[in-house]
RNA sequence: UUUUGAAUUUUGCCUAAUUUUUUCACACAGAUUACAAAUGUAGUGUGAUUACGAGCGGAGAAACCAUUUUUUUGGGUGAACUCUUUUUUGAGCGGGUGACUGUUCCAUCCGAACCCGUAAGCUAACUUCGUAGGCAAUGGAACAGACCUA
Repeated sequence: UUUUGAAUUUUGCCUAAUUUUUUCACACAGAUUACAAAUGUAGUGUGAUUACGAGCGGAGAAACCAUUUUUUUGGGUGAACUCUUUUUUGAGCGGGUGACUGUUCCAUCCGAACCCGUAAGCUAACUUCGUAGGCAAUGGAACAGACCUA
């Protein structure tokens, strides 16, 4: 000097997976203090937890409508499907990212996994469930706009 790995912080990404609040614990600060002028007020962060929380997302469920439906079971979440090929692969189609936002171009990546348990079309009222997990490192160009600084 370069590369790789680990930890912490920051920022960002996929996703519905964010946020407020009660209580407790820990850390920092602290009352012999600070702010206010009222006879007053009492911090920040992390984790767990509380709530018919909020927001976001899903399922079931009338009438009307629909039913070419029915063990070859069927259905649901999700972009995650179809065809082809010697399994590799390729094509169509679907989805994500490029760091303020949008459009276009260009580049690049993904197309899994899981659940219900013989049962569910749509579906207002209503009922009910989830709010996890996994990654990245100054990050392409043009135009338009926003914001900041001078």